Transfer RNA from a Lachnospiraceae bacterium, 72 nucleotides, folded computationally.
The coordinates come from a structure-prediction model, not an experiment, and the mean pLDDT is 80.
It matches the Rfam family "tRNA". Rfam's curators write: Transfer RNA (tRNA) molecules are approximately 80 nucleotides in length. Rfam classes the family as a transfer RNA.
Lineage of the source: Bacteria > Bacillati > Bacillota > Lachnospirales > Lachnospiraceae.

RNA sequence: UGGGCCAUCGCCAAGCGGUAAGGCACGAGGUUUUGAUCCUCGCAUGCGCUGGUUCGAAUCCAGUUGGCCCAG
Numbered sequence: 001u002g003g004g005c006c007a008u009c010g011c012c013a014a015g016c017g018g019u020a021a022g023g024c025a026c027g028a029g030g031u032u033u034u035g036a037u038c039c040u041c042g043c044a045u046g047c048g049c050u051g052g053u054u055c056g057a058a059u060c061c062a063g064u065u066g067g068c069c070c071a072g
Base pairs, nucleotide, nucleotide: 001071002070003069004068005067006066007065010024011023012022018055026042027041028040029039030038048064049063050062051061052060
């Protein structure tokens, strides 16, 4: 310098144009003599950033930031 991939709650992670699943962690309550387990509820301005397309964008397009890989 060129090419490819990745970026979603504290962590992991689904999503493939129509109001963003789930698990762990955390908080409240129930159960228990206590704790663990189990059950219920909650977490929340979580889609790297800036623009564009669209009635509508995490998703498509352009640029950009960071990380990883390949080539020179």